[in-house]
RNA sequence: GGUGCUGUGGCUUAGUUGGUUAAAGUUCCUGUCUAGUAAACAGGAGGUUGUAGGUUUAAAUCCCAGCAGCGCCU
Numbered sequence: 001g002g003u004g005c006u007g008u009g010g011c012u013u014a015g016u017u018g019g020u021u022a023a024a025g026u027u028c029c030u031g032u033c034u035a036g037u038a039a040a041c042a043g044g045a046g047g048u049u050g051u052a053g054g055u056u057u058a059a060a061u062c063c064c065a066g067c068a069g070c071g072c073c074u
Stems, first nucleotide, its partner, number of pairs: 001073007010026004019057001027045006051065001053063002
């Protein structure tokens, strides 16, 4: 230099062939329970989907650019 994959709450992931409210586990906070802690149970907080632009009535999803990480080729 060329090429492929990945990027979604603090962390790990789902979401798929565009269709309305972005989902789960875990973490964190509060409460119940306990002599107390853990566990269990209940409730709550936390994202504008890595960045920016485009297509569309509508984009996490499609397209372009560049960024970061991992791999392959030279």